Context: one part of a larger RNA
RNA sequence: CCAGAACCUCCCGUAGGGAAGCGAAGACCCCGUGGAGCUUGACUGCAGGCUGCUAUUGGGGUUUGGUCGUCGGUGUAAAGUGUAGGCGGGAGCUUUCGAAGCCAGGCCGCCAGGUCUGGUGGAGGUGACCAUGUAACACCGCCCACCCUCGACCGAGUUCCUGACUACGCGAGUAGAACAGUAGCAGUUGGGCAGUUUCGCUGGGGCGGCAGCCCCUCGAAAACUUAUCGAGGGGGUCCAAUGGUCGGCUUAGGCGGGUCAGAAAUCCGCCGGAAAGGACAAGGCCAGAAGCCGGCCUAACUGUGUCGUUACCUCAGGGCGACGCAGGGACGAAAGUCAGGCCUAGCGAACCUCGAUGUCCUCCUUGUUGGGGGCUCGAGAUGACAGAAAAGCUACCCCGGGGAUAACAGAGUGGUCACGGGCAAGAGCCCGUAUCGACCCCGUGGCUUGCUACCUCGAUGUCGGCUCUUCGCAUCCUGGCCGUGCAGCAGCGGCCAAGGGUAGGGUUGUUCGCCCGUUAAAGCGGAUCGUGAGCUGGGUUUAGACCGUCGUGAGACAGGUCGGACGCUAUCUUGCGGGAG
Numbered sequence: 001c002c003a004g005a006a007c008c009u010c011c012c013g014u015a016g017g018g019a020a021g022c023g024a025a026g027a028c029c030c031c032g033u034g035g036a037g038c039u040u041g042a043c044u045g046c047a048g049g050c051u052g053c054u055a056u057u058g059g060g061g062u063u064u065g066g067u068c069g070u071c072g073g074u075g076u077a078a079a080g081u082g083u084a085g086g087c088g089g090g091a092g093c094u095u096u097c098g099a100a101g102c103c104a105g106g107c108c109g110c111c112a113g114g115u116c117u118g119g120u121g122g123a124g125g126u127g128a129c130c131a132u133g134u135a136a137c138a139c140c141g142c143c144c145a146c147c148c149u150c151g152a153c154c155g156a157g158u159u160c161c162u163g164a165c166u167a168c169g170c171g172a173g174u175a176g177a178a179c180a181g182u183a184g185c186a187g188u189u190g191g192g193c194a195g196u197u198u199c200g201c202u203g204g205g206g207c208g209g210c211a212g213c214c215c216c217u218c219g220a221a222a223a224c225u226u227a228u229c230g231a232g233g234g235g236g237u238c239c240a241a242u243g244g245u246c247g248g249c250u251u252a253g254g255c256g257g258g259u260c261a262g263a264a265a266u267c268c269g270c271c272g273g274a275a276a277g278g279a280c281a282a283g284g285c286c287a288g289a290a291g292c293c294g295g296c297c298u299a300a301c302u303g304u305g306u307c308g309u310u311a312c313c314u315c316a317g318g319g320c321g322a323c324g325c326a327g328g329g330a331c332g333a334a335a336g337u338c339a340g341g342c343c344u345a346g347c348g349a350a351c352c353u354c355g356a357u358g359u360c361c362u363c364c365u366u367g368u369u370g371g372g373g374g375c376u377c378g379a380g381a382u383g384a385c386a387g388a389a390a391a392g393c394u395a396c397c398c399c400g401g402g403g404a405u406a407a408c409a410g411a412g413u414g415g416u417c418a419c420g421g422g423c424a425a426g427a428g429c430c431c432g433u434a435u436c437g438a439c440c441c442c443g444u445g446g447c448u449u450g451c452u453a454c455c456u457c458g459a460u461g462u463c464g465g466c467u468c469u470u471c472g473c474a475u476c477c478u479g480g481c482c483g484u485g486c487a488g489c490a491g492c493g494g495c496c497a498a499g500g501g502u503a504g505g506g507u508u509g510u511u512c513g514c515c516c517g518u519u520a521a522a523g524c525g526g527a528u529c530g531u532g533a534g535c536u537g538g539g540u541u542u543a544g545a546c547c548g549u550c551g552u553g554a555g556a557c558a559g560g561u562c563g564g565a566c567g568c569u570a571u572c573u574u575g576c577g578g579g580a581g
Stems, first nucleotide, its partner, number of pairs: 008581008017573003021568002029402004034398002036394004042196005048189009058161012072147004085143005092126003101120008165176004199212001200210002208229001213235006236385001237279001238341002243297007251275001253271005277286002280346001282344003301327010329338003352380005358375003362372003409456001410454001411452003415449001417445006426436002463538001464536003468530001469527005476501003479496006504516004544562004548557003
């Protein structure tokens, strides 16, 4: 000096591996005392429907009922002249304004009679006296029950009318008619419509459960307290004696004995400190009784005060305890004990309703009575138990949020899974280890399925296929070697080895699997179950629709079925190709 290669800076093109690329405050999931649409046997209402009453709405006939008044009548237990309704007064009452008796007729009837009307008749009839729980239908007054006459009022049925009202008609009028219609009030019906509710905890949510109010034991780490959907169990009562007091008694069990009598009945003796029993869980406690038996009782009282405790901090209600005081009691000779139960569970606010007692206030005028209200005490319930009055669906969905919380992927873990190892019972005719290998034990891996909820919900696109690249080796073929229950051929098992290879079809969305015919072989896995800013979109997983099943329904279903939008012009980086310095 020439040629080439690499690096560096830059340019052009190309491809889309990465920037958990850009796009859209995730539509799935959960949460919110968020929303909306829909349903119904949710709750509470409102239209609408039906029925009744009243008003609009009047007149008459007839049948029938209720209430009140009125005229008249009726009212029999037994005893008793006899058909005595009750109470009171009462010594007379009635009769020529026509009595007793007789005749005819009506009504009632317990068949004895009672009563009314008419005629006849012509002057009496009846009561206080006897019997009876009650005395006269002698007379008068009031009242009860039933029947009847008349009347009033209120109904019910039916019918007639016309003038309200209605329909038709230009009108005259016709038809209907106090009905219908309308209004008010009441009962009933009422997703037709409206407003709302539809709890919480939770190894996501739902389903399940209640760990949502109490009690006991353990957990609980020797004061006290202490969590989990931790472990084991209980309570929401019971008792007028199972309470108070006074007195007395001592169990369970074992051994020995004893008629029926047995393992166990009642009886005797000995041993037994507690294993029995204490209404009910467990723990503590108790025979020097809190256990068992009996007597008398009701303190399972009333009122009131100061404290403590139920971890404290820190509260309502409830429970428990101590010290009392006042009143009135029980038992006991007395001291004394008794404010329920050996103790620790057995429970419930305000409003409202009901009840009790005393007292006060207020209103109706002052008084009385009555009613209402306040104070005090008690009962009635909220168990989601410090206590709203309350059902569902949403794939038609919406909003606000959450990686505080699920589904995919990752991470952690490694029960499960895959692959090894130790020991070697056994199989292998015999023989543990050619080959197979139980029980038990120990690993490795991070391909299965789980668990956890650590990153991501202001989004990291989800199964399978296609395409394309690379890696591991626990090797399917090909290579080297060893053992054999290896004669050879062909196998079986093992060691080394990842250079290369590992195919085509049928069925199914499939991965997988099964099947077909080939092949030396048709390996197993990883790379965000590699790969959707590379493709596909068959499956899954929106809106439409059908079936089965479930649901009263709206709707629902890891049940089936048909259909159903796959955005992005590449800034950086990276790969590849070309070029300049």
The part of an RNA shown here (large-subunit ribosomal RNA, domain V) has 581 nucleotides and comes from candidate division MSBL1 archaeon SCGC-AAA382C18.
Its mean pLDDT, the model's own confidence on a scale to 100, is 81.
Rfam family: Archaeal large subunit ribosomal RNA. The family is grouped with related families in Rfam's "LSU clan".
The full RNA is in RNAcentral, with records from Rfam.